RNA sequence: GGUCGGGUAGCUCAGUCGGUAGAGCGACAGUCUAAUAAGCUGUCGGUCGCGGGUUCGAGCCCCGCUCUGACCA
Numbered sequence: 001g002g003u004c005g006g007g008u009a010g011c012u013c014a015g016u017c018g019g020u021a022g023a024g025c026g027a028c029a030g031u032c033u034a035a036u037a038a039g040c041u042g043u044c045g046g047u048c049g050c051g052g053g054u055u056c057g058a059g060c061c062c063c064g065c066u067c068u069g070a071c072c073a
Base pairs, nucleotide, nucleotide: 001072002071003070004069005068006067007066010025011024012023013022019056026044027043028042029041030040031039049065050064051063052062053061
């Protein structure tokens, strides 16, 4: 330098045909217990890597850039 994949919550990851973003873990509060843990309930949590474009509407499609992994040279 080239090809392919990945970047979404604090962490690990979903997200269908473009219809307005979720799960588990976590933290916090409550419940339960003699108490702790576990369990249960609730809450907290996101510029969807960055910048443009298309569209009524983009995590998803298109272009550029960037970070990262594998492979080729």
Molecule: transfer RNA
Organism: Thecamonas trahens ATCC 50062